[in-house]
Parts: sequence; C1' cells; structure tokens
RNA sequence: UCGCCGGGACCGCUGAAUUCCAAAAGAAGCGGGGGAACCGAUUUUAUGGGGUGAAGCCAUAAACAUUAUGGCCGGGUUACUUUUCGACCCGAACCCGUCAGCUAACCUCGUAAGCGUUGAAAGGGGGUGAU
Repeated sequence: UCGCCGGGACCGCUGAAUUCCAAAAGAAGCGGGGGAACCGAUUUUAUGGGGUGAAGCCAUAAACAUUAUGGCCGGGUUACUUUUCGACCCGAACCCGUCAGCUAACCUCGUAAGCGUUGAAAGGGGGUGAU
C1' cells in the first nucleotide's frame, strides 16, 4: 500500500414496530382485526371463504403441480422536500379455521425482523459565513 474476514460506534433504509418506565409489567404514540343503524351485497353451497402485506392478473412452454419466460400492474432506494429524467432493486411470507361487506358505541391484538443506498436538473425550504 492492497485484498479478505470479524467486531464496534455514528448515521441511514424496508417496516406500524417508537418513546417513557432501570428491566419486566404498564402507559403514551403508531398500526391491525372484530362489531349496529343506514347503505351495499343478495352467489355464500369445497370450485370453500377471509385477513396482514407492494407482493396481483393474464399468456406461453415444459412439467404433474413445480419452474421459467413475457406482458399489464403494484412497491422501494437514489441522505431536506416535491416533480421529472436516469440508475439499481422487490413482487415474499404468514395467519384465521367453515366464519367475518361497510360500520358509531364497544371488544380485541401487534409494537418484530432484516439490512447498508447516496446521479442530474428545476421549484420550494432550511442552515452557515460575510457585509
């Protein structure tokens, strides 16, 4: 000096998943589900139905129930923010258990897990310095 591996701190990202409390319990905040009237729906019957989530639909192949490709569509990052362009990615997983439209009161649940992106222009905003 270069490369690889591991650890720590700050900062940041997906996500509701943060803060207080020494911890737990418990609160606040955030997020989800059930649940009247009215309205909607009358399509539920195994072709079961439904929920969280961006994570869906269609087509074609081979396959034998999986994979791949393509199209439409959906989501994220690009370090103040919005728009546009470009670049790089994701389209999983889990749960309820025959059952749930919306839904005031009311009831109830969660507050994890996993990671490391930083290009440009315009508008707006903020900060700092000088006068």

Source information
The RNA shown here (c-di-AMP riboswitch aptamer (ydaO/yuaA leader)) has 131 nucleotides and comes from Firmicutes bacterium UBA2595. It was read from a public genome assembly, where an Rfam model found it. The prediction has a mean pLDDT of 81.